Model confidence (mean pLDDT): 82 of 100. A computed fold for a 71-nucleotide RNA from a Candidatus Pacearchaeota archaeon, annotated as transfer RNA.
[in-house]
RNA sequence: GCGUGGAUAGUUUAGCGGUAAAAUCACUGGCUUCCAACCAGUUGUCCUGGGUUCGAUUCCCAGUCCGCGCA
Repeated sequence: GCGUGGAUAGUUUAGCGGUAAAAUCACUGGCUUCCAACCAGUUGUCCUGGGUUCGAUUCCCAGUCCGCGCA
């Protein structure tokens, strides 16, 4: 340089165009003499900029970053 995959909550990951989800972390409450474990709940998220569409995390283009292959 060319090709290709990826970027979603603090972390690891789901999400086939219609209000974005789980686990874990944090916090609150319960349980316990206390702690841990366990149970219930709460907060918090779509890499950036354009395009298509009534509507985009999703489709298209460009950029940035990460990985893989070729040279």
Its Rfam family is "tRNA". By type it is a transfer RNA.